[in-house]
Context: one part of a larger RNA
RNA sequence: CUGGGCGUAAAGGGUGCGUAGGUGGCUACGUAAGUUCGGUGUGAAAUCUCCAAGCCUAACUUGGAAAGUGCACCGAAAAACUGCAUGGCUAGAGGGUUGAAGAGGAGACUGGAAUUCUCGGUGUAGCAGUGAAAUGCGUAGAUAUCGAGAGGAACACCAGUGGCGAAAGCGAGUCUCUGGGCAAAUCCUGACACUGAGGCACGAAAGCUAGGGGAGCAAACAGGAUUAGAUACCCUGGUAGUCCUAGCCCUAAACUGUGCAUGUUUGCUGUGGGCGGAAUCGACCCCGCCUGUGGCGAAGCAAACGCGUUAAACAUGCCGCCUGGGAAGUACGGCCGCAAGGCUAAAACUC
Numbered sequence: 001c002u003g004g005g006c007g008u009a010a011a012g013g014g015u016g017c018g019u020a021g022g023u024g025g026c027u028a029c030g031u032a033a034g035u036u037c038g039g040u041g042u043g044a045a046a047u048c049u050c051c052a053a054g055c056c057u058a059a060c061u062u063g064g065a066a067a068g069u070g071c072a073c074c075g076a077a078a079a080a081c082u083g084c085a086u087g088g089c090u091a092g093a094g095g096g097u098u099g100a101a102g103a104g105g106a107g108a109c110u111g112g113a114a115u116u117c118u119c120g121g122u123g124u125a126g127c128a129g130u131g132a133a134a135u136g137c138g139u140a141g142a143u144a145u146c147g148a149g150a151g152g153a154a155c156a157c158c159a160g161u162g163g164c165g166a167a168a169g170c171g172a173g174u175c176u177c178u179g180g181g182c183a184a185a186u187c188c189u190g191a192c193a194c195u196g197a198g199g200c201a202c203g204a205a206a207g208c209u210a211g212g213g214g215a216g217c218a219a220a221c222a223g224g225a226u227u228a229g230a231u232a233c234c235c236u237g238g239u240a241g242u243c244c245u246a247g248c249c250c251u252a253a254a255c256u257g258u259g260c261a262u263g264u265u266u267g268c269u270g271u272g273g274g275c276g277g278a279a280u281c282g283a284c285c286c287c288g289c290c291u292g293u294g295g296c297g298a299a300g301c302a303a304a305c306g307c308g309u310u311a312a313a314c315a316u317g318c319c320g321c322c323u324g325g326g327a328a329g330u331a332c333g334g335c336c337g338c339a340a341g342g343c344u345a346a347a348a349c350u351c
Base pairs, nucleotide, nucleotide: 004322005321006320007305008304012319014202015201016200017199021195022194023193025089026088027087028086030084031083033082034081035078036077037075038074039073040072041071042070049065050064051063052062053061054060092192093189094188095187097184098183099182104178105177106176107175108174109173110172111155116150117149118148119147120146121145122144126137127136163170164169207248208247209246210245211244212243216242217241221237222236223235224234259318260317261316262315263314264313267296268295269294270293271292272291273290274289275288276287277286300307301306324351325350326349333344334343335342336341
């Protein structure tokens, strides 16, 4: 390389947009590059295969044929398929109209509960904490309770294998700006499509830079316990950080451990959105269709576990990735980064 694979054995890129490339619906006509057919030339000899001859036979030698799977050229040779050119179509794709749903995104403003702190009132000896304690707080009046105020962060109930988003993720309310999906009727364009090496963008938490902010929580740190010890688990404190603005970082069990797209293939049941039917005073209930999200399961698949119209079934297209364990996601080099480090990525040796 061929071949085989990627839920859990090694293996799906964190996610999207998209360039090159690869692949691509129905139909008519043309062309003849691919394809097929015919011819010519070439494809050294030896070897191999077949036939014959030489030596008594074999080996061996000689002659002939075949083979040489290929390549080039010629042919108004064929035209189904692929390509190319032209024209048409509407089932893919996109747009328009109407309608409903949603924690989708960004900004601004507002709200109540709770914690903490400050001030004032009442009030007196405890409070807090634990397995038990102690450190800690408190007669300079704490805890408790009432009133007033400050400030930051998060939004109880609603809340639901409910919703939205490409993923990361998104949950108080209102307003403004804005993205996407879905349904109905079928008006328009007419293959405009799928995937996507590079590239670009987004990307939890932690971390970094500058400036703010700082209630609660809390790495580090300090103290008290526990213990043989206790650089822990428990307790009392507590700084970065957690929050905001601007800029970096670019990693996760970034998981459905399951790439994207399209088509095909028995069903039952729950739930979100929309539409239609039947019924009704009307909504619901009921029946059907589309779309999402769950459970169980036919066939089939699977080493088993299990998957099963949201496939891990049956197929096609494109991308990524795997090739014994360790050394190692490391060294070196390169690129990126302020740094931390990230990306790419071996070998010796060893089993």